[in-house]
């Protein structure tokens, strides 16, 4: 100092989370030692028990119980300047301790002030301390009570009370002179008169007493300033505000009363509610700040709860006192204690927080002359990692890198790890022993000096809780000591295993669904370390509340629009002042704490000491720039005046024409309307249509313009009045009058409302009609509120320019509008509006750009993540509908802006494709094959399943194939490979058993050799097995499809912040990113694809001619043979086509359109050839692998079945449905292939399938029939001479065997079926149709299927509006898994919080009456007192307690109402593209 997280990626806005510090903590694992700190944050909740305030005998009556001395009848007794209990009396108990209810206040905190005050002990100065008397505890006697206490009589002391005497600088009154102050006054001096004091004790030194006056100390009261939240508290107040007079008190004062007067406080927030001790500091932060009040100081309150007053210098009084009340104890029931929010400590609440501890040794306090005596104050131990700090568990050496573990590509290596064994050293800690502090100095005692009877000094002795503790030595010996949490990003650290969206992790984002670095474990690593880690909370980060330091077109946000109060800012100059502001100075700002720096404990933490800080307040001296005030001056803002124009500007009127629509009449006849297409309605009772007339009401075409005007909402026929304004122009007055404006006033479109008109058009509700699955709706047909006008409500809109007002200022271009001016009648200047475009400058980006969204001032209003919610409760306006104001719980990590690349559109443009049309020929209807779903079945093996599965993998299932199912046996195994031994056997021929496989048994007994041995078999041993089991969503490899579509990308360069863009784009042209051309801002090259280069067919030349051909020659049945290189063919190698050539169109181009010429023209025809990528497309069963699984089995070997079932369904072909045929007959004419377990000419047999012979040929040599066609013959429209299933027989081939299950052959049965519904396929020429013909697999064949070959050989394309596919450029999007998207509302169902609600139960608080303790004051007072006074009565007033209506708060609640959230429920499709009716306010 920043990361993560919204996106397919981008910038941004915007919220959430993290890294960091911190704590009176608190859990969870762990724990060796020290030292300093701290320890109920809850329940101000009840407390047992101890203890926390007592002292003085030098104040006094005594002198209890005890000591000491005497005595004694041992019951006792006297006596003490010991000691001291109760008791009177004095001083403390109003400190010291505790704790935070209460209180938003002069409580606190700073600063003043008291001329309005008090102050015991303390110090300092003056003065006085002389007399009397009456009492009464106690002590005794009596008596009531259970107790606690009380009564009653006698008697009696004082520093106790009371009286008399002096007495004034005290204190009243009456004066007098004087000085000073802000006013009330104050002070100073003096004059007279009134009042009013004391207490003893004593060692005689002094301690005490009273009065007075200052000081210190501490209070007390005033004031300025500061000091929570809520406006959904908006008005409070009757002693309230202020006078006068009185009373009280130390003391001012409505602090109390009378009377009088009506005032006081309030938007600079009174009142009211919640909260809440305050500050000094703490934490945190760069700082401003934001939070924080534990421990330490300080000040306030409070002491079971409320309330009261006594005593005193001080309390309205923590361990005081009355009284009420609530709880507890206790009783003899009549009555009586009690008060830990002191210290231990208990119960209880709670996550949680200590010991029923020792001392007064220190320090400090009361009391005492003092000795002491009291002191949970304090000092100290005891708990506990609760924070901080410090120390330690050990150092060096040690490689075979040991064992072990763990991981891997595993004979190895890696890693743990110099870590360990082992060797040396050291001894902190701990642990034994030993010795041993410092905190101690007073006071007292004793003694000495020095002054004088007691100060001040000197010495002596004397006290230590902590503690035998801190520290010091000794000794042995690594000996006594290491864990926690994490390793997906953020964040330092990775692998195995295991478990399968399962268990569970999580701050955040997000791991888990079989290869999890993210769960759990182990192994290793990596942060901290006696500590770690979680939770909680407070700053930080967060500039995310923004003074420093933000925003407001489109993100959350500018008021709907004017006039205006208060309030906020305000021109130019000139004097004055001197509040704000600036300096200088002084007082204070407490110490602790912070900082810095020095010292002290082995360091640190901790402490000491000093400096500086303490940004603040008061006070006083100055500056006089700028703000303020006060006084004058100007004229630039602003305003008037004049003079001119300009508009749908406003209000009231009158008026007009067209159009509608109704009425009447009149001509006319059958439809009118209306839609996609219809219907409903209208009309023969005469409609629509024409015409003429008359009415209604409502809007004003053309002009008409991103033209005008108004503040804005809005205003448009013409024309009257009245009214208001902008603007020009002249520049004459005024003299800042001026901007903005919380509240407030007042206009505000449409819709609604109220009451009275009015009612043509249109038109919610509603009716019918269509559409639809529906159709409460879009479209029709009809309609009523309303729309219109007057009056009053309403106050709201996407009331937008989403852009508040005002001023200044800052580049142009080019329109227009209204004025005004200059001209030479081209044109041009000012000034006020209103559009466009473009700089520079902002701005995220779009974009704004003198009409800012630039630079800058002012003033006002809003915003602070998304939903919940503009909802709910209050509250105010409203008639009502509703506005205004305007929240929370609860719930997500997102919600959102711009733009950028796809991809989609029932968006556009341009193009292509048998896409569509136009034509032919099929599918889909029938039987049959096949394939596949389904079903069945031991098994019907597996895979493929929109196009891209379905005559597909399969190029050929009778055994095998085969994987499938049955039954039988096998177990290093049925293949295959290494060693190692041991063998010559295997091999052939048997036998018995079995279905085979196997078993069980008989015979048989290699080959080469350089003679070392190799080779080949079998058997045994060990090793690797093997799995067509799983996963194609772990892969390779192969392959479909987009698609033989024209895309797809990359280097430099340039644009953009950036994602990207541009190149690849615009105009042309192509089968094509083919190729040309352009750039005004920018491209230039290249790669993959296209095209070509390869194959083949199409001409022709050459060369070469066997087994291929024959033209001439010869020879023959026969190209057979001689022979021929001419032709055909063959198959090497050339040529040939390139828009090359000519005319024409185009921009001159590139190209096209026509023509020549040529076998063959515009890539001639076909083929191989498949870009980046896309479908987690196929295929783990071709093959290869990763991981799982499985080993007497999921492996392997055999018999037999089965993949061929069959109720149905689909898809692909075959054959038909006839005469363009069918059937016999006879006659031509191919080209590719195959061929020796083959293919066979020919003979012969069989009706044929085929046999039996037989010879050619490993093949341009031999062998394989071409059919359609053609020529004539018959059939003649039918279930047929069509059509061939099905079915019996009867046979041939292959093959070990044709039942399940082959194929052909013959005879012989003769089904469906007459051209096919809805829909749908293929094909642009040698192409469709249509005919054979040949191969691959293969004994054989289920092939009608695949893949080739040739024969015959056509129609049709006008064209691109439709449908599907595709490509290019746009546009729009809320989609990116990318339209098979995405997404909304209701119901239904689970959970959450939360509104209303008849009531139900609490709670503070006020008012009103009634009652009223204790008390204080006041009156009275027959009793008591000599008297002063007092007791009792009464008055007032209050705590309480009681009744009554209100408000206001809270919890609850039958019932309710919306919301929020939850993989896979219902309906429908509302929005996102023109979302299929644009959408939204």
């Nucleotide at each position: 100092a920043g990361a993560g997280u919204u996106u397919g990626a981008u910038c941004c806005u915007g919220g959430c989370u993290c890294a960091g510090g911190a704590u009176g903590a608190a859990c969870g694992c762990u724990a060796g030692c020290g030292g300093c700190a701290g320890g109920c944050c809850u329940a101000a909740u009840a407390c047992a028990u101890g203890c926390a305030a007592g002292u003085c005998g030098a104040g006094g009556g005594g002198g209890a119980a005890g000591g000491c001395u005497c005595u004694u009848u041992c019951g006792g007794g006297a006596g003490u300047a010991c000691a001291c209990g109760a008791c009177c009396g004095g001083c403390g108990c109003a400190c010291g301790g505790g704790u935070g209810c209460g209180u938003a206040a002069c409580g606190c905190g700073u600063a003043u002030g008291c001329a309005a005050c008090c102050u015991a002990c303390c110090u300092u100065u003056a003065a006085c301390u002389g007399g009397g008397g009456a009492a009464u505890a106690g002590c005794c006697c009596c008596g009531a009570g259970a107790a606690a206490u009380c009564g009653g009589g006698a008697u009696u002391a004082a520093u106790a009370c009371c009286u008399c005497a002096u007495a004034a600088c005290a204190c009243u009154g009456c004066g007098a002179a004087g000085u000073g102050g802000c006013a009330u006054c104050a002070c100073u001096u003096u004059g007279c008169a009134a009042u009013u004091a004391a207490a003893g004790c004593u060692c005689c030194g002094g301690c005490g007493g009273u009065u007075a006056a200052a000081g210190a100390u501490g209070g007390g009261c005033a004031u300025g300033c500061g000091u929570g939240a809520c406006a959904u508290u908006a008005g409070c107040u009757a002693g309230u505000u202020g006078g006068u007079g009185a009373g009280g008190u130390a003391a001012c004062g409505g602090c109390u009363c009378a009377c009088c007067a009506a005032g006081g406080c309030u938007a600079c927030g009174a009142u009211g509610u919640c909260u809440a001790g305050g500050g000094g500091u703490u934490c945190u932060g760069a700082g401003a700040g934001g939070a924080u009040g534990a421990u330490c100081c300080c000040c306030c309150a409070c002491a079971c709860u409320g309330g009261u007053a006594c005593u005193g210098a001080g309390a309205c009084a923590c361990g005081g006192a009355c009284c009420a009340g609530a709880c507890u104890c206790u009783u003899a029931c009549g009555g009586g204690a009690g008060g830990c929010a002191g210290c231990a400590g208990u119960a209880a609440g709670g996550a949680a927080u200590a010991u029923u501890g020792g001392u007064c040794a220190a320090u400090g306090g009361g009391c005492g002359c003092a000795a002491g005596c009291c002191u949970g104050a304090a000092c100290c131990a005891g708990c506990c990692a609760u924070c901080c700090c410090g120390c330690g568990u050990g150092c060096a050496g040690g490689a075979u890198g040991a064992c072990g573990g763990c991981c891997c590509u595993a004979u190895g290596g890696g890693u743990u790890g110099u870590a360990a064994a082992c060797u040396g050293c050291u001894u902190u800690u701990a642990u034994a022993c030993a010795c041993c502090a410092a905190g101690a100095a007073a006071a007292a005692u004793c003694u000495c000096c020095a002054c004088g009877u007691g100060u001040g000094g000197g010495g002596a002795c004397c006290c230590g809780a902590c503690g035998g503790u801190a520290g010091u030595g000794u000794a042995a010996g690594a000996a006594u000591a290491a864990g926690c949490a994490u390793c997906g990003g953020c964040u330092a650290a990775c692998u195995c295993c295991g478990u399968g969206c399962c268990a569970g992790c999580a701050g955040c984002c997000g791991c888990g669904g079989u290869a999890a670095u993210a769960c759990g474990g182990a192994g290793g690593a990596u942060c901290c370390a006696a500590g770690c880690g979680u939770u909680a909370u407070c700053c930080g980060g967060a500039u995310u509340u923004a003074u420093u330091g933000g925003g407001u077109u489109u993100a959350a946000a500018g008021g709907g629009u004017g006039c205006g109060u208060a309030g906020g800012c305000u021109g130019a100059u000139u004097g004055a002042u001197a509040a704000g502001u600036c300096a200088g100075c002084g007082g204070u700002g407490a110490a602790a704490u912070u900082u810095u720096u020095c010292c002290g404990c082995u360091c640190a933490a901790c402490u000491g000491g000093a400096a500086a800080a303490a940004u603040g307040c008061c006070a006083u001296u100055g500056a006089u720039a700028c703000u303020g005030c006060c006084a004058g001056u100007c004229u630039g803002g602003a305003g008037u005046a004049u003079g001119g124009u300009u508009g749908a500007g406003g209000u009231a009127g009158c008026u007009g024409g067209a159009a509608u629509g109704u009425g009447u009449c009149a001509u006319g006849u059958a439809g009118c309307g209306g839609u996609g297409a219809a219907a409903u309605g209208c009309u023969u009772a005469g409609a629509g249509a024409u015409g003429a007339c008359a009415c209604a009401g409502a809007a004003c075409a053309c002009c008409g313009a991103c033209g005008g005007c108004g503040a804005a909402g809005g205003c448009a026929g013409g024309u009257u009045a009245c009214c208001a304004a902008c603007c020009c122009a002249u520049u004459a007055c005024u003299g800042a009058c001026g901007c903005u404006g919380a509240g407030g006033c007042a206009c505000g479109a449409a819709a609604g409302c109220g009451u009275g008109g009015g009612g043509a058009u249109c038109a919610a509700a509603c009716a019918g009609g269509a559409u639809u699955a529906g159709a409460u709706a879009c479209c029709c047909u009809g309609g009523u509120a309303g729309u219109c006008c007057a009056c009053g409500c309403c106050g709201u809109a996407a009331a937008c320019u989403a852009u508040g007002a005002u001023u200044a200022c800052u580049a142009g271009u080019u329109g227009u509008u209204g004025g005004c001016g200059a001209u030479a009648c081209a044109u041009u200047g000012c000034c006020a509006g209103u559009g466009a475009c473009u700089g520079a400058g902002c701005g995220a980006a779009a974009g704004c750009a003198u009409u800012a969204a630039g630079u800058a001032a002012u003033c006002c209003a809003c915003c602070u993540g998304g939903g919940g919610a503009g909802u709910a409760c209050g509250u105010u306006c409203g008639c009502a509908a509703g506005a205004a104001u305007g929240a929370a719980a609860c719930u997500c990590a997102a919600a959102g802006g711009a733009a950028u690349u796809g991809a989609c559109g029932g968006g556009g443009g341009c193009c292509c494709g048998c896409a569509c049309a136009a034509g032919c020929g099929g599918a889909g209807g029938a039987a049959c094959a096949u394939g596949u779903g389904g079903u069945u079945u031991a098994a019907u093996u597996c895979g493929a399943u929109g196009a891209u599965a379905c005559g597909c993998g399969a190029g050929g299932a009778a055994c095998c194939u085969u994987a499938c199912c049955u039954g039988g046996g096998c177990u290093c195994g049925a293949a295959c490979g290494u060693a190692g031994g041991c063998u010559g056997c295997a091999u052939u021929c048997g036998g018995c058993u079995g279905a085979a496989a196997g078993g069980c048994u008989g015979a048989u007994u290699c080959c080469c050799u350089u003679c070392g041995g190799g080779g080949c078999u079998g058997c045994u041993u060990a090793c690797g097995a093997g799995g067509u089991g799983c996963u194609g969503c772990a892969u390779g490899g192969u392959u479909g499809u987009c698609g033989u579509c024209a895309g797809c990308u990359c280097g430099u360069g340039c644009c953009g912040u950036g994602a990207g863009g541009u190149g690849u784009c615009g105009g042309g042209u192509u089968a094509a990113g083919u190729c040309c051309u352009g750039u005004g801002c920018a491209a230039c090259g290249a790669g993959c694809g296209c095209a070509a280069c390869c194959c083949u067919u199409a001409u022709c030349c050459u060369u070469a001619g066997u087994u291929a051909c024959c033209a001439g020659c010869a020879u023959u049945u026969a190209g057979u043979u001689g022979g021929g290189g001419a032709c055909u063919c063959u198959a090497g190698g050339g040529a040939g086509a390139c828009u090359g050539c000519c005319g024409g169109u185009g921009a001159u181009a590139a190209a096209c359109c026509g023509g020549a010429g040529g076998a063959a023209g515009g890539u001639g025809g076909g083929g191989a050839u498949g870009a980046c990528g896309u479908c987690a497309a196929a295929u783990c069963a071709u093959c290869a692998c990763g991981c799982c699984c499985u080993u007497u089995a999921u492996g392997a070997c055999u018999u037999g079945g089965g993949c061929g079932a069959c109720a149905c369904a689909c898809g692909u072909a075959c054959u038909a449905c006839a005469a363009u045929g069918g059937u016999a007959u006879a006659u031509a004419c191919a080209a590719a292939g195959g061929g020796c377990a083959g293919c066979u000419a020919c003979c012969a047999g069989g009706u044929g399938a085929c046999u039996g012979g037989a010879u050619g040929c490993g093949a341009a040599u031999c062998u394989u029939u071409a059919a359609a066609a053609u020529c004539g013959g018959u059939c003649u429209c039918a279930g047929u001479u069509c059509g061939g299933a099905u079915c019996g027989g009867a046979g041939u081939c292959u093959g070990c065997a044709a039942c399940u299950c082959g194929a052909c052959u013959c005879c012989g049965u003769g089904a469906a079926g007459u051209c096919g519904g809805a829909u749908u396929c293929g094909c642009u020429a040698g192409u469709a149709a249509u005919c054979g013909c040949g191969c691959a697999u293969c004994a054989g064949c289920c092939a009608u299927g695949g893949c080739g070959c040739g024969g015959u050989g056509a129609a049709u394309a006008c064209g691109u509006u439709c449908c599907c596919g595709g490509g290019c450029c746009u546009u729009g999007u809320a989609c990116a898994c990318a339209c098979c998207g995405c997404c909304c509302g209701u119901c239904a169902a689970g959970c959450c919080a939360u509104g209303g609600a008849a009531g139900c139960u609490g709670g503070g608080g006020g008012u009103g009456c009634c009652u009223g303790a204790a008390g204080u004051u006041c009156g009275u007072g027959a009793c008591c007192g000599c008297a002063a006074g007092g007791a009792g009565c009464g008055a007032c007033c209050u705590a309480g307690g009681g009744c009554a209506a209100a408000a206001c708060u809270a919890g609850u609640a039958a019932c309710u109402g919306g919301g929020g959230c939850u993989a896979a429920g219902u309906c429908g499709u509302a929005a996102c593209a023109a979302g299929g009716u644009a959408a939204c306010c």
The RNA shown here (small-subunit ribosomal RNA) has 1481 nucleotides and comes from an uncultured bacterium.
RNAcentral holds the sequence, with entries from ENA and Greengenes.
Its Rfam family is "Bacterial small subunit ribosomal RNA". Rfam links the family to the GO terms ribosome and structural constituent of ribosome.
The coordinates come from a structure-prediction model, not an experiment, and the mean pLDDT is 83.